[in-house]
RNAcentral holds the full RNA, with entries from Greengenes. Small-subunit ribosomal RNA, 5' domain from an uncultured bacterium, 514 nucleotides, folded computationally.
Context: one part of a larger RNA
C1' cells in the first nucleotide's frame, strides 16, 4: 500500500466493474445451431365458401434428398516441467468462404430416399417389395496446368434464377453457381537457438535406444512405423526420478533491483463422466456428432433401449464464501440464404449483493437566558455547548406529476448517373436524390413543476508505540492483549458512564501478499 476475500456491527441515493477461489462433485426443468424452395421430388390439415363437381386456404405447414454451417462463438483448468508457453528464426507442407488471373464447362447412364403396400417391436426403432428426382452418384470425350523413371502414364465439371428482339427453339444476354491450374490474403501443421521451478535425505538413465540403408506412412521433414546392421545417446552446465504447477501480455507491491502473483479483460496450449478409436471434412479424432469398455443415472411388456450443464439460468452438496430457472436481436458480431429474412443463454441491457472504486447527500445562515438534563467538583464552578430550543431561509439526493434527446446506421421502395448488353428489358455499382420505415433497455439520461428540513450516521478506538481521560463498579477474580504488558482496595490497561480521538456509508477483525 494491496485483495475475486469472508466475518462483526451499521447502512441514504448513484455512476463504473466485479461476484464458486471449495467438489474437473452429481443433476430435475427450460433454453444454448441452425439455414437455404434461387439445388431437387413430393405434399397435407384446420378452417372459409359452394351450382355438393369443387374452389380458396397453398405449392403453404411438417417430413425427406441435397449444399453450407455444426472444427467458429462460449465454458473450465483436471492434466502437463513440455518445443506446452514466451522470444527470435527455418524449410519439407496443407488451406473450405474471399481476391486477382487463365483456360474449360460436350454427351451419357444406373440409382435411392421421401411416397406406397406389407411385416417385426412394449418402446427405441427397423426389415422386405414397388415407384421417382437433382448442383446427390458413376462412366465416355475433352488438358492450358500439373505429377512422375521424360518414353508415357494419371486426374475435370452441374446447374440455378432474371430478362425480351429475332424466333430457325440450337442459341443470345445478366447474374450467382460448377472443373482445373497459378498467385494473395487470412488461417493451420512441423523443425530450431534462447528463456522463466522445489529436491541429490533422487546419479546414474536409455533397447527403437543412438545413428544408417531399404521399404512403409504422411498434407509435409523425422525412428514417425518395420525388416537388417553398426553400437550408440544422455549426465554434476544436474540426466533419470519424485513433487508441485496451464503459460504470456500483464496484476499487487517496491524509490529501484527485486519479491509475490497470472480473478476479471487479450494471446497462446489442455481438457468436456472416466479410458480408447477411427469415420466424415479443407478442417477434429470433434463440449451440446459415431463406435467400443467402465462407474452412475433413467425406462422396460426383461428380449433391449436411452443419458452426459467444466454454454445460460437454475437444485442438491461441499464449503467461512460468490447472483435470476429475467428481457431483447434494437446495436456489434457470427453462421445459412440472391434477398426479405431465419438462427444466435456470443452480445446487448435489466434484476441481486456496501465486494471494490468513485462521486453526492444527510441541511444552510443566525441564535447566550451560556436553558433543561447528563457527568464532574476544591460545591465557587467547570464540561456537554452554538450544541439545542427560538428566529430566518434552501432542496441537491430520494418521492410525485409533466417535457423529453442520443445509441439508427441499414434494409425496402421509386427516381438519377454510369456499366453490360442487339436492347429503353433483366442485372450490377454509386461519398447522388425522395419515400417509407426499424430501441430490449425505458416510467431511459437529461429538463421543468410540486411540497415539506421534511425521508437519511455508523463504527472503532483513548497505558506507550499511537491521535484522544475522568468517575464509578471489580480486588492477581470477572477480563484484557498485536509487542512490551494490566488487574492481588484509590486500575487513565478489566466492566459501564461521562467526555474525548481517528474516520465515515462505512469502521473495525481474520487471513493472504510486498
Nucleotide at each position: 500500500a494491496u485483495u475475486g476475500a469472508a466475518c462483526g456491527u451499521u447502512g441514504g441515493c448513484g455512476g463504473c466493474a466485479g461476484g464458486c477461489u471449495u467438489a474437473a462433485g452429481a443433476c430435475a426443468u427450460g433454453c444454448a445451431a441452425g439455414u437455404c424452395g434461387a439445388a431437387c421430388g413430393a405434399g397435407a390439415a384446420a378452417g372459409c365458401c359452394u351450382u355438393c363437381g369443387g374452389g380458396c386456404g397453398a405449392g403453404u405447414a411438417c417430413a425427406g434428398u441435397g449444399g453450407c454451417g455444426g472444427a467458429c462463438g462460449g465454458g473450465u483448468g483436471a492434466g502437463u516441467a513440455a518445443c506446452a508457453c514466451g522470444u527470435a528464426g527455418g524449410a519439407a507442407u496443407c488451406u473450405a468462404c474471399c481476391c486477382a488471373g487463365c483456360a474449360g464447362a460436350g454427351g451419357g447412364g444406373g440409382a435411392u430416399a421421401a411416397c406406397c403396400c406389407g411385416g417385426g417391436g412394449a418402446a427405441a426403432c427397423u426389415c422386405g417389395g414397388g415407384c421417382u428426382a437433382a448442383u446427390a452418384c458413376c462412366g465416355c470425350a475433352u488438358a492450358u496446368c500439373u505429377c512422375c523413371c521424360a518414353c508415357g502414364g494419371g486426374a475435370g465439371a452441374a446447374a440455378g434464377g432474371g430478362g425480351g428482339g429475332c424466333u430457325u427453339c440450337g442459341g443470345c444476354u445478366c447474374u450467382c453457381g460448377c472443373u482445373g491450374c497459378u498467385g494473395g490474403a487470412g488461417g493451420a501443421g512441423c523443425c530450431u537457438g534462447c528463456g522463466g521451478c522445489g529436491g541429490a535425505u533422487u546419479a546414474g538413465c536409455u533397447u527403437g535406444u543412438u545413428g544408417g540403408u531399404g521399404g512403409g506412412g504422411u498434407a509435409a521433414a523425422g525412428g514417425c512405423c518395420u525388416a537388417c546392421c553398426a553400437a550408440g545417446g544422455c549426465g554434476a552446465c544436474g540426466a533419470u526420478c519424485c513433487g508441485u504447477a496451464g503459460c504470456u501480455g500483464g496484476u499487487c507491491u517496491g524509490a529501484g533491483a527485486g519479491g509475490a502473483u497470472g480473478a476479471u479483460c487479450a494471446g497462446c496450449c489442455a481438457c468436456a463422466c472416466u479410458g480408447g478409436g477411427a469415420c466424415u471434412g479443407a478442417g477434429a479424432c470433434a463440449c451440446g456428432g459415431c463406435c467400443c469398455a467402465g462407474a452412475c443415472g433413467a425406462c422396460u411388456a426383461c428380449g433391449g433401449u436411452c443419458g452426459g450443464c467444466a454454454g445460460c439460468a437454475g437444485u442438491c452438496u461441499g464449503g467461512a464464501a460468490u447472483c435470476u430457472u429475467g428481457c431483447g436481436c434494437a446495436a456489434u458480431g457470427g453462421g445459412g440464404g440472391c434477398a426479405a429474412c431465419c438462427c444466435u443463454g456470443a452480445c446487448g441491457c435489466a434484476g441481486c449483493c456496501a465486494u471494490g472504486c468513485c462521486g453526492c447527500g444527510u441541511g444552510u445562515g443566525u441564535g447566550a437566558a451560556g436553558a433543561a438534563g447528563g457527568c464532574u467538583c476544591u460545591a465557587g464552578g467547570g464540561u456537554u455547548g452554538u450544541a439545542a430550543a427560538g428566529c430566518a431561509c434552501u432542496u441537491u439526493c430520494a418521492g410525485u406529476g409533466g417535457u423529453g434527446a442520443a445509441g439508427a446506421a441499414a434494409a425496402g421502395c421509386g427516381a438519377g448517373c454510369g456499366g453490360u448488353u442487339a436492347a429503353u428489358a433483366c442485372c450490377c455499382g454509386c461519398a447522388u436524390c425522395g419515400c417509407c420505415g426499424u430501441g430490449a433497455c425505458g416510467u431511459u439520461a437529461a429538463c421543468c413543476a410540486c411540497a415539506g428540513a421534511a425521508g437519511a450516521a455508523g463504527a472503532u478506538c483513548c497505558g506507550g508505540c499511537u491521535a484522544a481521560c475522568u468517575c464509578c463498579g471489580u480486588g492477581c477474580c470477572a477480563g484484557c492483549a498485536g509487542c512490551c504488558g494490566c488487574g492481588g482496595u484509590a486500575a487513565u490497561a478489566c466492566g459501564g458512564a461521562g467526555g474525548g480521538a481517528u474516520u465515515a456509508a462505512a469502521c473495525g477483525u481474520u487471513a493472504a501478499u510486498c